[in-house]
Parts: sequence; structure tokens; C1' cells
RNA sequence: UGCCCCUUCGUCUAGUGGUAGGACAGCGGACUUUGGAUCCGUUAACCGAGGUUCGAAUCCUCGAGGGGCAA
Repeated sequence: UGCCCCUUCGUCUAGUGGUAGGACAGCGGACUUUGGAUCCGUUAACCGAGGUUCGAAUCCUCGAGGGGCAA
């Protein structure tokens, strides 16, 4: 310098145009003498800006961060 890939709750991960879901963690409760385990409930996220569309995590453009290949 060129090309390619990735970015979603605190963490990991699903979601290929139509309500953003799961697991673990956290919080509250039940149980227990207490704790742990178990069970129930609950909080929490689409990297940024624009565009297309009735509707965008998803498609397009530019940017940010990370990774890979070539030279």
C1' cells in the first nucleotide's frame, strides 16, 4: 500500500427486511438453621454517521476499532 473478515446485554452467542432471543453473570424472591445447590421472577445490548425502504441488527455508502493474507 492493496484485498478480505469481524463488531449484538457485564461475558459468550443466535437472529439473511416485520415484537432483538438464549446461556452464564447481576438483582429480587421461594426453599434452607446459615451457605451452597435447585426453582420462580426480573434488569440489561445491535460500534458511529448518512442513505434505501411502509419497515434496517440485517441491504448500500463513508468512518472507528480489531484480526488475517499478499507485497
A computed fold for a 71-nucleotide RNA from a Chloroflexota bacterium, annotated as transfer RNA. The coordinates come from a structure-prediction model, not an experiment, and the mean pLDDT is 81. Its Rfam family is "tRNA". Its family is annotated with triplet codon-amino acid adaptor activity in the Gene Ontology. The family's RNA type in Rfam is transfer RNA. Rfam's curators write: Transfer RNA (tRNA) molecules are approximately 80 nucleotides in length.